[in-house]
RNA sequence: CGAGUUGAUCCUGCUCGAGGCCACUGCUAUUGGGGUUUGAUUAAGACAUGCAUGUCAAGGCCGGAAGCAUUCCGUGCCUGGCAAACAGCUCAGUAACACGUGGACAACCUGCCCUAAGGAGGCGCAUAACCCCGGGAAACUGGGGAUAAUACGCCAUAGGCCCUAAGUCCUGGAAUGGCUAGGACCAAAAUGGAGUCAUUUGUUGCUUAAUGACUUCCGCCUUAGGAUGGGUCUGCGGUGGAUUAGGUAGAUGGCGAGGUAACUGCUCACCAUGCCUACGAUCCAUACCGGCCAUGGAAGUGGGAGCCGGGAGAUGGAUACUGAGACAAAGAUCCAGGUCCUAAGGGACGCAGCAGUCGCGAAAUCUUCGCAAUGUGCGCAAGCAUGACGAGGGAACCCCAAGUGCACUCCCACAAGGAGUGCUUUUCUUGAGUGUAAAAAGCUCGGGGAAUAAGGGCUGGGUAAGACCGGUGCCAGCCUCCGCGGUAACACCGGCAGCUCAAGUGGUGGUCACGUUUAUUGGGCUUAAAGCGUUCGUAGUCGGUUCAGCCAGUCCUCUGUGAAAUCCAGCAGCUUAACUGUUGGGCGUGCAGAGGAUACUACUGGGCUUGAGGCCGGGAGAGGAGUGAGGUAUUCCAGGGGUAGCGGUGAAAUGCAGUGAUCCCUGGAGGACCACCUGUGGCGAAGGCGUCACUCUAGAACGGGCCUGACGAUGAGGAACGAAAGCUAGGGGAGCAAACCGGAUUAGAUACCCGGGUAGUCCUAGCCGUAAACGAUGCGGACUGAGUAUUGCGGGAGCCUCAUGCUCCUGCACUGCUGUAGGGAAACAGUCAAGUCCGCCGCCUGGGGACUAUGGUCGCAAGGCUGAAACUUAAAGGAAUUGGCGGGGGAGCACCACAAGGGGUGGAUGCUGCGGUUCAAUUGGAUAAUACGCCGGGAAACUUACCAGGGGCGACGGCAGUAUGAUGGCCAGGCUGAAGGUCUUGCCUGACGAGCCGAGAGGUAGUGCAUGGCCGCCGCCAGCUCGUACCGUGAGGCGUACGGUUAAGUCCGUUAACGAGCGAGACCCGUACCCUUAUUUGCCACCUUCAAUCUUCGGAUUGGGGAGCACUAUAAGGGGACCGCUGGCGAUGAGUCAGAGGAAGGCGCGGGCGACGGUAGGUCUGUAUGCUCCGAAUCUCCUGGGCUACACGCGGCAUACAAUGGCACAGACAAUGGGUCGCAACCCCGAAAGGGGAAGCUAAUCUCUAAACUGUGUCUCAGUACAGAUUGAGGGUUGAAACCCACCCUCAUGAAGCUGAAAUCCCUAGUAAUCGUAGGUUACUAUCCUGCGGUGAAUAUGUCCCUGCUCCUUGCACACACCGCCCGUCACGUCAACCGAGUGAACCGUGGGUGAGGCGCGCUCAUUUGAGUGUUCGAAUCUAUGGUCUGCGAGGGGGAUGAAGUCGUAACAAGGUA
Repeated sequence: CGAGUUGAUCCUGCUCGAGGCCACUGCUAUUGGGGUUUGAUUAAGACAUGCAUGUCAAGGCCGGAAGCAUUCCGUGCCUGGCAAACAGCUCAGUAACACGUGGACAACCUGCCCUAAGGAGGCGCAUAACCCCGGGAAACUGGGGAUAAUACGCCAUAGGCCCUAAGUCCUGGAAUGGCUAGGACCAAAAUGGAGUCAUUUGUUGCUUAAUGACUUCCGCCUUAGGAUGGGUCUGCGGUGGAUUAGGUAGAUGGCGAGGUAACUGCUCACCAUGCCUACGAUCCAUACCGGCCAUGGAAGUGGGAGCCGGGAGAUGGAUACUGAGACAAAGAUCCAGGUCCUAAGGGACGCAGCAGUCGCGAAAUCUUCGCAAUGUGCGCAAGCAUGACGAGGGAACCCCAAGUGCACUCCCACAAGGAGUGCUUUUCUUGAGUGUAAAAAGCUCGGGGAAUAAGGGCUGGGUAAGACCGGUGCCAGCCUCCGCGGUAACACCGGCAGCUCAAGUGGUGGUCACGUUUAUUGGGCUUAAAGCGUUCGUAGUCGGUUCAGCCAGUCCUCUGUGAAAUCCAGCAGCUUAACUGUUGGGCGUGCAGAGGAUACUACUGGGCUUGAGGCCGGGAGAGGAGUGAGGUAUUCCAGGGGUAGCGGUGAAAUGCAGUGAUCCCUGGAGGACCACCUGUGGCGAAGGCGUCACUCUAGAACGGGCCUGACGAUGAGGAACGAAAGCUAGGGGAGCAAACCGGAUUAGAUACCCGGGUAGUCCUAGCCGUAAACGAUGCGGACUGAGUAUUGCGGGAGCCUCAUGCUCCUGCACUGCUGUAGGGAAACAGUCAAGUCCGCCGCCUGGGGACUAUGGUCGCAAGGCUGAAACUUAAAGGAAUUGGCGGGGGAGCACCACAAGGGGUGGAUGCUGCGGUUCAAUUGGAUAAUACGCCGGGAAACUUACCAGGGGCGACGGCAGUAUGAUGGCCAGGCUGAAGGUCUUGCCUGACGAGCCGAGAGGUAGUGCAUGGCCGCCGCCAGCUCGUACCGUGAGGCGUACGGUUAAGUCCGUUAACGAGCGAGACCCGUACCCUUAUUUGCCACCUUCAAUCUUCGGAUUGGGGAGCACUAUAAGGGGACCGCUGGCGAUGAGUCAGAGGAAGGCGCGGGCGACGGUAGGUCUGUAUGCUCCGAAUCUCCUGGGCUACACGCGGCAUACAAUGGCACAGACAAUGGGUCGCAACCCCGAAAGGGGAAGCUAAUCUCUAAACUGUGUCUCAGUACAGAUUGAGGGUUGAAACCCACCCUCAUGAAGCUGAAAUCCCUAGUAAUCGUAGGUUACUAUCCUGCGGUGAAUAUGUCCCUGCUCCUUGCACACACCGCCCGUCACGUCAACCGAGUGAACCGUGGGUGAGGCGCGCUCAUUUGAGUGUUCGAAUCUAUGGUCUGCGAGGGGGAUGAAGUCGUAACAAGGUA
């Protein structure tokens, strides 16, 4: 920096990703160089085998060169010298003077080395090898004998040490040091070796031997000094735990001894009682320390394997010896444990050296070569030795460098890829030289030859790279986090393509960074985690003003030191680089010393007054404690009055009451409490404090400026106070009231409501010590705009009723409100800060586990304080936003809401649809509102998708087959429901080809959750947005809010908004009035004509023609209505109410038109369409059946239950529409349905058509002359077909039903109700649907109560949005921790027993070593006991977690009892 909490936002906060380094690991791998890589991590586990430390020759001896002595040589042996304390390995222990750094030794040592001085005289006793004799399996060992030295011992000398004394002489900061004198005691050596020369003796001869001299040779002794290496002391530094707070008896000091190289309780005897510790002792845990290494901008954090310095260790533990140096480990002794050998008696060994083996593990090489180089030991040297080291081999240990080709042509759409030609040769291979201790590699020069050389991870986002294909189908799997996978997976598994790094690339673990996520640099604490309940106060930290001193802190200069390597820079050497060399710098941020400065801090001393405190004054106050007094009410008791209920609730009941309640009056008892006043008023540190009076007592404010003179602030531990509840003891007890008992409520009700009621509430004395003890805001001080109000005290005015009055201005203090800057994530806070600073304290570091466990401590108990981990989880959380929701609030609205009414449904019968059931099939879809007379607007076949049975079909390509006949067709007969469908028999035809593999046609097969289109509902709603500006960190807000008004986001006014769009409205159609135009098929007033009938003879009526367009009607265009006019209300507005006029009055009435969106709503079975599937059957045809079934349930309708009626007769009035596959006048036949003829009509022309109604009669309240189901019989029509399964007519039959429970539907006017009618549906079939007209009401002119809708507001833990979220028990699985009777191991401490062994000491015996014994120290072991830690553990209680278990519903809204 990015991803992850949300619908979205800003925070808080953690988790994850990207980077570096380290270890292991998967896949893969060409080469060279360099390096401080390579059993550190786990087992400081165990080890076979080989090697890793020898060397010299002063001395003695052995063997060989033919023999003797010498000399030389030797795998030799012994004595002796030096080395073996180095080098190499490891990191167990150690929290320590172990390490680092700086000092000290006046408290020390130092082999080999260097410098200087001096010396080396005289003697002596042994012993090994060797020889002889023994023991033993071995290891090894005993006895006797001989001998040498640079082995050992003694004397001398030099010298050392001790004591005494004196000078007070020297060094020094300081003598305990040195110098001087005297005395006692102790006390060196190897004159050896080598070389040269000389002499003597001996010998055949060489040399030797002895003696002497010399030497710039090697050694020896002493002293002084140096160097080197060590020892000791010491300041400071580096770690976690207080759930470790007290520790310590050699402990702290002294005196005296002993001991050491040396100081010291190092050890001992005695004396004293100290010493360490909150600046963290002791204890526990962890850990070798440093230079450095990793990372980081740094501060830091983490590491301490490799290389260097130091320490420690060598199987665990202990002890000393030798030596200059060790308490040594490829030395010794002992114990323990392990392994091995054994003749069973006894012995041997310890790879944390180099290789190597086993084991452990995720985890680490060859039982190689060489001393050529570097170094070490010994040696005069030559040289010898060296698993140190050098060199090679193994290892994807790290770093560096290089390569895996280049150019062109062809194929290929590009790319990728393939083929070919040419070039180059780092690598590769091969030859020669060089290289090396020897090889190898490398290097130089030739030959061959593109040859011998690319993988890993990833491709949903973060994060570069697929809107590819196949497979799979919440499976298999992936995943670092978020998250993918349930049939169209860019996320799984493959393929292809791409991205990235590259001889590497991924994974896992660790660590640093990112993390300002432990914050010194550099965080926070009102609400996110976080202010102790409050105060007092100890240590500590911090501290007003002035003068002087001092120089500790601080600052400056200088000196020493802070190893090398590492780091940085320059230069140089390997072809470059890595690497290395050299020079310089830096680092080590430090420590120590010397000299200076004096502002600040500290310290010392003297002043000051503003901080703080004191004094004086008059006021305010529910401040505290005690004593006394009062008041109303409740309850109880007594008396009186009084009578039937009272009480209580949503409604009731329990309860009280005839033994007299409730109610009223009077009197008394007792306890608790303290109305009004009372106030975001007062007091107090907080908790808290409220009738009145008195006594005692504390604090604050104001005023005075008299006194002290920094006396102060904060405050770890500590102490005191501390509501309510609770506890102990004793009182008290009226009311109230946990527990408890009843009554209700409820599915239940261990609750809410009611009636009772005990602790308690009250007092005294003590305990407890906690609260949302809250302002969720620690205390103190300073500074930083205002306004307003209250309380207290003071100052100054005015009024005045003159008082403790009222009003105004003003100072200090207190308490509220509004609000600037600045702050804050925001909400908010804002001189009473959450602003700007200072001082001090407390607390926090993701959520859960967990206000838990365990330990400690306090408490009588309840419990309090302190306070983890395992495990689990990607979030938990804060503030604000938009929605949705609420058994929150407000406003408005609707006959799919109510009210006022009308009529129904729900009951009956039938029809119809659905469910269920049944069935071979009863095809399928639609299922709250928004399915159910819906798709389907009409299933006898067809339809038809279902069932039974039987047939048919493959475009195109390829292959079998086919003129030895593919294919197609057919007479007759059989099979068959039927059929050249098939079979039998035969005939005709003449080229293809379903037998096989692909691929198709078709599919009412699947998916409406892949889709288009269309539609339903929200919605008979009034909403939904945009541009610019403004507000907000932002999501968002504003606009769209408020006041009116409207059917309406309709309009008006106001307003940080101003405008605009989609909706509403306007618009379109119909209808209501008028006008104009037009006049056939319509109309027929007036006029005319003809005919018929009747006639009261006047005429009337009917029909036809002419004429006409007045009227009706038709269909085109106009007009008309706009709150326009009057008045009231309103704001002079929008508008509204009333009225006039008008056919119509306030959107006139009725339709069409349906915003942004939602419902994964419906439809793949109208059509279209992706994907999947079937493909000779899920295609298609035929016959028959089914969709019409029937115990039952539901929806929608029809008809009724009758007299506002039924029946009979007579009579009247429509509109919309339809009609050639048709409507059919009219006539005839039939009782009717209907039949037979038949004019007209492709339609304002012809045709199809009313009923309720009116009049008269009858029926007379009855299951009827109501109602018509059901059934029987006979007919008719359509149609191939009427059984399943059509409709109609007639006769007969005559069921239920007498107005319908809970509940529920529709409707506000030409509406409901009622009456018929037309059309639709391709034969027939209408109680259906869509229209049409006839008759024609009642009630309201309101409301938000129910059901809902819209807006505003409020709360929210909801956002899949309350059909939401979510809690706890129980049941089941898994996991970790806790308790746990006990039981096992390890470690530590204490008491006691046994006690190896060595040093020292003592005693006894021997004396050359010695033997025995005692003591001290003391490993190891046994026992008792305490503690720490850990393993197992029946059982127990809780915790966490786990798609769909049980019971309830505690929380979130007033969450239904806040």

The RNA shown here (small-subunit ribosomal RNA) has 1458 nucleotides and comes from a metagenome.
The coordinates come from a structure-prediction model, not an experiment, and the mean pLDDT is 81.
The sequence is in RNAcentral, with records from SILVA.
Its Rfam family is "Bacterial small subunit ribosomal RNA". Gene Ontology terms of the family: structural constituent of ribosome and ribosome.